[in-house]
Transfer RNA from a Planctomycetota bacterium, 74 nucleotides, folded computationally. The sequence is in RNAcentral, with records from ENA. Its mean pLDDT, the model's own confidence on a scale to 100, is 80. Taxonomically the source falls in Planctomycetota (Bacteria, Pseudomonadati).
């Protein structure tokens, strides 16, 4: 160099051939519980969906470039 495949919350994944306010678990804070902690309950915050463009009424999904990880092959 060519080709593939992946990039979504701090972590580790979801999201049914494009549909409505992108969630789960951990973990991070509050708060109840307790003599204190742990463990259980209960809420909360956290996201420009790697970037930048197009297509669409509508993009996490789809085209197109660019960056990154990994992986075949030369």
């Nucleotide at each position: 160099g060519u080709c593939c495949g992946c990039g979504u919350a701090g972590c580790u994944c979801a999201a049914u051939u494009g549909g409505a306010u992108a969630g789960a678990g951990c973990g991070u804070c509050g708060c109840c519980c307790u003599c204190c902690g742990a463990a259980g309950g209960c809420g909360a915050a956290g996201g420009u969906u790697g970037c930048a463009g197009g297509u669409u009424c509508g993009a996490u999904u789809c085209c197109c470039g660019c960056c990154g990880c990994g992986g075949a092959c030369g």